[in-house]
RNA sequence: AUGAACUACAAGGGAGAGCUCGUAGGGCGCCGAAGGAGCAAGGUUAGCGGUUGCUGUCCGCUUCAACCGAAUCUCUCAGGCACAAGAACCUUGUAGGGACA
Numbered sequence: 001a002u003g004a005a006c007u008a009c010a011a012g013g014g015a016g017a018g019c020u021c022g023u024a025g026g027g028c029g030c031c032g033a034a035g036g037a038g039c040a041a042g043g044u045u046a047g048c049g050g051u052u053g054c055u056g057u058c059c060g061c062u063u064c065a066a067c068c069g070a071a072u073c074u075c076u077c078a079g080g081c082a083c084a085a086g087a088a089c090c091u092u093g094u095a096g097g098g099a100c101a
Base pairs, nucleotide, nucleotide: 006096007095008094009093010092011091012090013089018028020027021026029081030080031079035077036075037074038073042068043067044066045065046062047061048060049059050058
């Protein structure tokens, strides 16, 4: 299911920060919303106890380390700091997808 999440494309909207130094294959100062990275609560594994005739399941407790674990938070690697381009995200449409949000 008159089609969820997710993915791609198209159109519209879309912030921030020097159009700085003066000679550059450079320096200093800044921004966070391409991308990337980090983390909370909580959970998993292990042990013990209870339940049970036994095992399993289920429930509770404990400890140490590991793993999982969100963002518009943080970092500033990358990217960016006139215009342009790009831009997370939102809306609409199309296509894929096929059950979650």